[in-house]
Predicted 3D model of a 469-nucleotide part of an RNA (small-subunit ribosomal RNA, 3' major domain) from an uncultured Bacteroidota bacterium. The prediction has a mean pLDDT of 83.
Context: one part of a larger RNA
């Protein structure tokens, strides 16, 4: 100076209190430890690993294991020779791959070129090891308010001071005082979305008027008011009012307004701390393998299972389960693709067929909800796990190890012990819906959109992280 303190004093944060749902008991899904195995490829490990890297493990991914191949190689460049490329077939093999046969004989006057083979030769490959050599890119402390610098002063130096006090704020954000006076990097603001008006412009969008037309519909003529789109603009600054205050700033169920004191949400993360993560995105220093630690194929593995833990899903029912009827969205996607409609099938799905590269066409009848019926408290008309059979698809293939579908079976579970998590408002809680990845799909995971739509916060004494003196 800085860390620490079961040392003081102020102060903040879903930290605690107040409240709402949940985890810890079942059952599945999914990671993880350990076990086991020919291989269960590698990394992530308190908070800052454990539905994580993986936004798609049946082959392929693929990094592992068994087994069959190659050796200048699987892929690029260079430099001789040869031969069009290409296509079919045959034998031999699990397949890579070897060994053959036929038909074929480019463009260009040439020179040469594309395109295949292929000796030698120089480059070559490594997901091998070292994140304690590294760059870059991330996580946390934390969206916390702090970190520092120039000149001057102070101090023999280390260093102080400014940054410290009184106040006030969400804020090192402002005032006032002050041996200090400035200034940077943070905060705020500028950037996007949302909430209100105005103007511009109407197609594929919309439909008030006025026509037409149907079994019905903005369907069509038409308009551009309205919704909407989607580009300029405006509009909130404590401006105004009352009160306190030296000021800053606070307080007011205040006016006015859509919006009110940072309106709400993102993006955006100072100096730095964890030799915090990553050599397997990638880039790289160094070390190390080279008939192999390369590389190709075929099968297996990553999906295994006394067990132990995090992550979710589904339920334990009546504010609930089945049935039938009837409403109401946002967002996004789409041609090797969404599929409208019609038949077929108890359904999954198949057949035929129409529009759309899409505000036109389609995924699309959202679901909870409301309405009528039943169940009546039971291991049940709750619950679904399991397992038995028949099928759909997708793919060369679905045994190891896919999804779904339709009958059959109906396992645990009567609300969870210590203990522990998230949330303060259109939020928790609920219900659905779409999108990436992707032939398909183990998606109950991620990322988004809307619907319905609450309960509390006296307060800081205590638990946890933080900030100042």
């Nucleotide at each position: 100076u800085g860390a620490c303190g079961g040392g003081g004093g102020c102060c903040c944060g879903c930290a605690c209190a107040a409240g709402c749902g949940g985890a810890g008991g079942a059952g599945c899904a999914u990671g993880u430890g350990g076990u086991u195995u020919a291989a269960u490829u590698c990394g992530a490990u308190g908070a800052u690993a454990c539905g994580c890297g993986a936004g798609g493990a049946a082959c392929c991914u693929u990094a592992c294991c068994a087994g069959g191949g190659c050796u200048u190689g699987a892929a690029a460049g260079u430099u001789a020779g040869g031969g069009a490329a290409u296509a079919a077939c045959u034998c031999u093999g699990a397949a890579a791959g070897g060994a053959g046969u036929u038909a074929g004989u480019c463009a260009g006057c040439a020179a040469u070129g594309a395109c295949c083979c292929g000796a030698a030769a120089c480059u070559a490959g490594g997901u091998g090891c070292u994140g304690c050599a590294u760059g870059g890119c991330u996580g946390u402390c934390g969206u916390c308010a702090g970190c520092u610098c120039g000149u001057g002063c102070c101090g023999u130096g280390a260093g102080g001071u400014g940054u410290u006090g009184g106040g006030u704020u969400a804020a090192g954000u402002c005032c006032c005082g002050c041996a200090a006076c400035g200034a940077g990097c943070g905060c705020a603001a500028c950037c996007c979305c949302u909430a209100c008006c105005a103007u511009u412009a109407g197609u594929u969008g919309c439909u008030a008027a006025c026509a037409g037309g149907u079994g019905a519909u903005g369907c069509u003529g038409a308009g551009g008011a309205c919704u909407c789109u989607a580009g300029u603009g405006g509009a909130a600054c404590u401006g105004c009012c009352c009160g306190u205050g030296c000021a800053a700033a606070c307080g007011g169920a205040g006016a006015g307004g859509a919006a009110g004191g940072u309106g709400g949400g993102g993006a955006c993360g100072a100096c730095g701390u964890c030799a915090a993560g990553u050599c397997a995105u990638c880039a790289c220093g160094g070390c190390c393998c080279u008939u192999a630690c390369g590389u190709c194929c075929u099968g297996g593995g990553c999906u295994a299972c006394a067990c132990a833990c995090g992550u979710g899903c589904u339920a334990c029912a009546a504010u609930g389960g089945u049935u039938a009827u009837u409403a109401c969205a946002g967002a996004g996607g789409g041609c090797a693709g969404c599929u409208a409609c019609a038949c077929a099938g108890u359904a999954a799905u198949g057949u035929g067929a129409u529009g759309c590269a899409a505000a036109u066409c389609u995924u699309u009848g959202a679901a909870a909800a409301a309405u009528a019926a039943u169940c009546u408290c039971a291991g049940u008309u709750c619950g679904g796990a399991u397992u038995g059979a028949g099928g759909u698809c997708u793919g060369c293939a679905a045994c190891u190890c896919g999804a779904c579908c339709u009958c059959a079976u109906g396992a645990a579970g009567c609300u969870g012990g210590a203990u522990u998590c998230g949330c303060u408002a259109g939020u928790a809680a609920u219900c659905g819906c779409g999108c990436a990845u992707c032939a398909g799909c183990a998606a109950u995971g991620g990322c988004g959109c809307g619907g319905u739509g609450a309960a509390u916060a006296c307060g800081u004494u205590c638990c946890c992280g933080g900030g100042c003196c």